[in-house]
Context: one part of a larger RNA
RNA sequence: CUGAGGAGUAAUUGCGCGCAGCAAGGUUAAGCCGUUAAGCGGUAAAGCCGUAGCGAAAGCUAGUCCUAACUGGGCGAUUAGUUGCCCGCAAUUGACCCGAAGCCGAGUGAGCUAACCAUGGGCAGGGUGAACCCCUUCGAAAGUUGGGGGGAGGCCCGAACCGGUGUCUGGUGCAAAAGGCUCGGAUGACCUGUGGUUAGAGGUAAUAUGCCAAUCGAACUCGGCGAUAGCUGGUUCUCCCCGAAAUGUAUUUAAGUACAGCCUUGCAAAGUAGCGAUGGGGGUAGAGCUACUGGAAGGGAUGUGGAGCCCGAGAGGGUAUCCCUCCCUACCAAACUCCGAAUACCAUCGUGCAAUUUGCAGGAGUGAGCAGGUGGGAGCAAGUUCCAUCGUGCUAAAGGGAAACAGCCCAGACCAUCGGCUAAGGUCCCCAAGUUGGAUUUAAGUGGGAAAGGUAGUGAAGCGGCCCAGACACCCAGAAGGUAGGCUUAGAAGCAGCCAUCCUUGAAAGAGUGCGUAACAGCUCACUGGCUAAGUCGUUUUGCGCCGAAAAUGUAACGGGGCUAAAAUCCACACCGAAGCCGUGGCUUGCGCUUUGCGCAGGGGUAGGGGAGCGUUCUUGUUGCGUUGAAGUCCCGCCGUAAGGCGUGAUGGAGCGGCAAGAAGUGAGAAUCUCAGC
Numbered sequence: 001c002u003g004a005g006g007a008g009u010a011a012u013u014g015c016g017c018g019c020a021g022c023a024a025g026g027u028u029a030a031g032c033c034g035u036u037a038a039g040c041g042g043u044a045a046a047g048c049c050g051u052a053g054c055g056a057a058a059g060c061u062a063g064u065c066c067u068a069a070c071u072g073g074g075c076g077a078u079u080a081g082u083u084g085c086c087c088g089c090a091a092u093u094g095a096c097c098c099g100a101a102g103c104c105g106a107g108u109g110a111g112c113u114a115a116c117c118a119u120g121g122g123c124a125g126g127g128u129g130a131a132c133c134c135c136u137u138c139g140a141a142a143g144u145u146g147g148g149g150g151g152a153g154g155c156c157c158g159a160a161c162c163g164g165u166g167u168c169u170g171g172u173g174c175a176a177a178a179g180g181c182u183c184g185g186a187u188g189a190c191c192u193g194u195g196g197u198u199a200g201a202g203g204u205a206a207u208a209u210g211c212c213a214a215u216c217g218a219a220c221u222c223g224g225c226g227a228u229a230g231c232u233g234g235u236u237c238u239c240c241c242c243g244a245a246a247u248g249u250a251u252u253u254a255a256g257u258a259c260a261g262c263c264u265u266g267c268a269a270a271g272u273a274g275c276g277a278u279g280g281g282g283g284u285a286g287a288g289c290u291a292c293u294g295g296a297a298g299g300g301a302u303g304u305g306g307a308g309c310c311c312g313a314g315a316g317g318g319u320a321u322c323c324c325u326c327c328c329u330a331c332c333a334a335a336c337u338c339c340g341a342a343u344a345c346c347a348u349c350g351u352g353c354a355a356u357u358u359g360c361a362g363g364a365g366u367g368a369g370c371a372g373g374u375g376g377g378a379g380c381a382a383g384u385u386c387c388a389u390c391g392u393g394c395u396a397a398a399g400g401g402a403a404a405c406a407g408c409c410c411a412g413a414c415c416a417u418c419g420g421c422u423a424a425g426g427u428c429c430c431c432a433a434g435u436u437g438g439a440u441u442u443a444a445g446u447g448g449g450a451a452a453g454g455u456a457g458u459g460a461a462g463c464g465g466c467c468c469a470g471a472c473a474c475c476c477a478g479a480a481g482g483u484a485g486g487c488u489u490a491g492a493a494g495c496a497g498c499c500a501u502c503c504u505u506g507a508a509a510g511a512g513u514g515c516g517u518a519a520c521a522g523c524u525c526a527c528u529g530g531c532u533a534a535g536u537c538g539u540u541u542u543g544c545g546c547c548g549a550a551a552a553u554g555u556a557a558c559g560g561g562g563c564u565a566a567a568a569u570c571c572a573c574a575c576c577g578a579a580g581c582c583g584u585g586g587c588u589u590g591c592g593c594u595u596u597g598c599g600c601a602g603g604g605g606u607a608g609g610g611g612a613g614c615g616u617u618c619u620u621g622u623u624g625c626g627u628u629g630a631a632g633u634c635c636c637g638c639c640g641u642a643a644g645g646c647g648u649g650a651u652g653g654a655g656c657g658g659c660a661a662g663a664a665g666u667g668a669g670a671a672u673c674u675c676a677g678c
Stems, first nucleotide, its partner, number of pairs: 001677005010093007018085005025049003031043005053060002063075004096234002099231001103224006114198009123188001125157003128153001132149004138143001161185003166181004200216001202212003209218001237613006247260005261366002263363008272355001274351007286339001287337002293333003297329005303324001305323003308319004369394002372390007399410003414586004419582003425576003428561003434573001436572006447563001453547003457544010475530004480504003485499003510525001514523002587603007614667001616664010632651003636647004
């Protein structure tokens, strides 16, 4: 990968819809009888449900109970049931299917391995040289020196043998633990053959939770067993209508569940939803605060105030500081309010007819949400977190736009159409439509990424100063005297520092703006005249720019080409542009009607509810086909909205259909599904 198999079943009970029988009644069960027998027809009234309830009960009874008793209250009465069948759902069972790790019982295992028992076997060669003995030197002796013999040892080196240190290879291997090199032990707590013993709530263990047959924190086999699994996966044909939730409360609860909310189907009802008007309560946004409670800035005033400081023995007095009080100016607040919306909410009335709501009954799913707008809590912040609210945005929504892009913008796809109009967004080319018209701006490829901050870039608007009695800028000239002002200082002369900052001459000139000197000197500025000739200087608001601006494969911060408009602002007219809307034809759902056709309104859809069908196997009845070729298989054609149906031909070689019903082992692509084949 292909084929086949593969998952809501059965029994019993209950609730409900539908259908059928009978009805104040309904119905039989076992058993028995008969029979044409997967069964059917009789019989069987036992039993069950209903027809009466109330009370704990005695009991009473359309009532009864509570009570001493109710004009009181509770539960009832004012009638429909019952039996069967289909379907939906629930309960009990394995209960839609597959899946644990585990628990318990009874057995099987020590031919692997652990320990032990019994009885056997094995260890090349080389080295070291203990005790002890003999000879010998010295010695009075004890003892000692040298030599020889000797052959001890969990001794040394190193094969067999046992092991397994490091590394490489191997890693669908040679091998479910190996191979190469290297390494440890190698007379010992050594290695090993054979036979035997110990068993799972156990054994064995120089202890590693090691080992007990490739399995060990409790072996294996079978059984209890279809253990249980709030968990994961899977769950098979078609079309039509509607269509969610990811919230609240509770939970040994948080990935589960119960009730409510939201969906669906049936029945019954309301006159609702929305909109408009009118009437309500409020303390949010905002605003405000000599209207409170607090916070907080500057200035001022007053004092029999409080604190501090000063004087004083004290009494008391003084005070430039702080607080308090008061005044002026300008403010702040979720837990401040003298005030105070818009919305929202409630009520009444009107309007309003496929739009809404309520009740009862059957069936659910959901109870992980997410992004966006708005109002908030937490947080430096986040594609963060926690609330509220909105569009029913995604989820469960396709289409067009945003280059690409669940949640943004436009817009909700029944089908067909080589017709038309538009939305968002666009109209130089890629690419459908303007190289459209008008008025401006930008020079930065700004547009086409970014802040504080900076900016004699440039456009617009305003205010102010100076200016033909000559401004601004350049250039020429002057910039003096008292005086080196006084002080200080070694010195201090405009120019270290401190104090003062006058007078005179004059067109003007500071007791000096900067440089400079040890101090002077020198240069320069303010200020003035001349030259020249027309604007110049400052400031405020604002449009568009500029700098600030560094990242990792390759331009790479317009989708690209490219653009000086094909950028930006404003105005105008065209056009393009979607599954939107319209036109035409068709299907279908609901409602209505003048009912066999018209009209109106609908037909995106996950979980999920409801409806209608197709097909498969078998059974009953009926009716057909088949060796002049059944089923099956292959190609093709036709029909139906779909599941599907029909037919010719070929193959095949013996069974198979239609119609009306019935019954199900009834539909496969997924389950690390099972088996077979490839």